[in-house]
Context: one part of a larger RNA
């Protein structure tokens, strides 16, 4: 390399949209590239392999055959592929009609709650811990009652529910707006699958200018524990956290499980539709289609487990892996204001 893997052992790009590329339903006809079959040339000699021959054998000469698995021209075959035409409708779509949704974007309203600030009542504590201290309070805190002002977040509803491709999405209204799902019927007529590059989004921290900053809270500060405590617990507190716009692209970005499609027992829940049967007391039963969890036949696995959402049985494409450390380092390069990402080694060692 041939293989062999990729749910936990090494290994699925975070996810998507797509080009080139690879791959591709049903049926007719054409052609005759690919792909069979035949002939012809042609594949130098020597050498391998076969049979003979000469050196007393052999090594070695030496005749003859075969092989040279290839190329290239010609007739031929047409089942499978490729092409061209033509036709279908099971795959893809598009339209009527419903339907569920924290699906994304904006803009406006709303209640609880914490902090502050004012103002009333009131007086000695209040706060914290394992136990305390640091802080707070006679300048009147803390409790409580009205008033105000800001920021974030949106409690019950909630729920192995529900949407979204992933990241993620939850008070209420409204205006813009992507996507599913289901039922029936019409229409396109394979448009389909996958995707190396590429391009887009991407959690949280960071990073730039500008705002805003209730609460929390790296850093820092003081208190405490301790042998020490640059920690864990206290008190305090700045970056941040939130807004806009503009980087940054990582992640145990997780189902640790690529996308796509057929096939392969069954059981229970649950969410959205749809037929039917019972019922109008509401709530029931069945069937089916999308989804989602649990348990399980077969299989399947190294075992845990998976099991019509499969790790089962097969096609299609495409990423990756090849002992452990070094090391996701080093250097070179593309990206980034910058952290630093992205590619991605080697000496040496067990």
């Nucleotide at each position: 390399c041939u293989g062999g893997g990729c749910g936990u052992a090494a290994a699925g790009c975070g996810u998507g949209c797509g080009u080139a590329g690879a791959u591709g339903g049903u049926u007719c006809g054409g052609u005759a590239a690919g792909u069979c079959g035949g002939a012809u040339g042609u594949g130098a000699a020597a050498g391998c392999c076969c049979c003979g021959g000469g050196c007393u054998c052999a090594a070695c000469c030496u005749g003859g055959g075969a092989a040279c698995u290839g190329c290239a021209u010609c007739c031929g075959a047409u089942a499978c592929u490729g092409u061209c035409g033509g036709a279908c409708u099971a795959g893809a779509g598009u339209g009527u009609g419903a339907u569920a949704g924290a699906g994304g974007a904006u803009g406006g309203c709303g209640g609880a709650a914490u902090u502050c600030c004012c103002g009333g009542u009131g007086u000695a504590g209040c706060g914290g811990u394992g136990a305390a201290a640091u802080g707070c309070g006679u300048a009147g805190a803390g409790a409580u009652c009205g008033g105000g002002a800001g920021g974030a977040a949106c409690a019950u509803c909630c729920g192995u529910g529900g949407c979204g491709a992933a990241g993620g999405c939850g008070g209420c209204c409204a205006u813009c707006u992507g996507g599913a799902u289901c039922a029936a019927c019409a229409c396109u007529g394979a448009c389909g699958u996958u995707g190396a590059g590429g391009c887009a989004c991407g959690a949280a921290a960071g990073c730039g200018u500008g705002g805003g900053g209730a609460g929390c809270a790296a850093a820092c500060a003081g208190g405490a524990u301790u042998a020490g405590a640059u920690a864990c617990c206290c008190u305090g507190g700045u970056a941040g956290u939130c807004c806009a716009c503009g980087c940054c692209c990582u992640a145990a970005a997780c189902g640790a499980u690529g996308u796509c499609g057929a096939c392969u027992g069954g059981a229970u829940g649950u969410u959205g539709g749809g037929u039917g049967c019972a019922a109008u007391u509401u709530g029931g039963c069945a069937c089916u289609c999308a989804g989602u969890a649990u348990c399980g036949a077969a299989g399947c696995u190294a075992a845990c487990g998976c099991g019509u959402u499969a790790a089962g049985u097969c096609g299609a494409c495409c990423g990756c892996c090849u002992g452990g450390g070094g090391a996701g380092u080093a250097c070179g390069c593309g990206c980034g204001c910058a952290a630093g990402c992205g590619u991605g080694a080697a000496a040496c060692u067990c």
A computed fold for a 350-nucleotide part of an RNA from a Rhodanobacteraceae bacterium, annotated as small-subunit ribosomal RNA, central domain. The coordinates come from a structure-prediction model, not an experiment, and the mean pLDDT is 91. The sequence was found in a public genome assembly. The source organism's lineage runs through Bacteria, Pseudomonadota, Gammaproteobacteria, Lysobacterales and Rhodanobacteraceae.